Predicted 3D model of a 128-nucleotide RNA (c-di-AMP riboswitch aptamer (ydaO/yuaA leader)) from a Halanaerobiales bacterium. Of the family's consensus pairs, 92% are formed in the model.
């Protein structure tokens, strides 16, 4: 000087998943999500439906490839152009459109990113 692998702190990304509270999800706020009427809308099966960004399509030496709708990528906030990534998995249990009042649920897991580039914006400070 390089690379690797661990600890600890700080700062952060993906996501609703955060703050106080408290021995303790048991609470309360905030942030998400489902069920639920008129009215509209819709009408059969081989069910059928929800969370998610994760749908689709071709090949195939048989369950892997290669694209694809669509998401992601901190440095104050949107937008942009390129370049990297992901494109899953689960759960309801024959039942559910939209919905007002009104129910009923989560508060987790998992990472360390690209050029701190260019445009506008806003804000702070120092000088004149």
């Nucleotide at each position: 000087a390089u690379u690797u692998a661990g600890u600890a702190a700080u700062c952060u990304c993906c996501g609703a998943a955060u703050u106080u509270a408290u021995a303790a999800u048991a609470a309360a706020a905030a942030c998400g999500g489902g069920g639920g009427a008129a009215c509209c809308a819709a009408u059969a099966a081989u069910g059928g439906g929800g969370u998610g960004a994760a749908u689709c399509c071709u090949u195939u030496u048989c369950u892997a490839a290669g694209g694809u709708a669509g998401g992601g990528u901190a440095a104050c906030u949107u937008g942009g152009c390129a370049g990297c990534c992901c494109g899953a998995a689960c759960c309801c249990g024959u039942c559910a459109g939209c919905u007002a009042a009104c129910c009923c649920c989560g508060u987790a897991g998992g990472a360390g990113u690209u050029g701190a580039c260019c445009a506008a914006g806003c804000g702070u400070u120092g000088u004149g």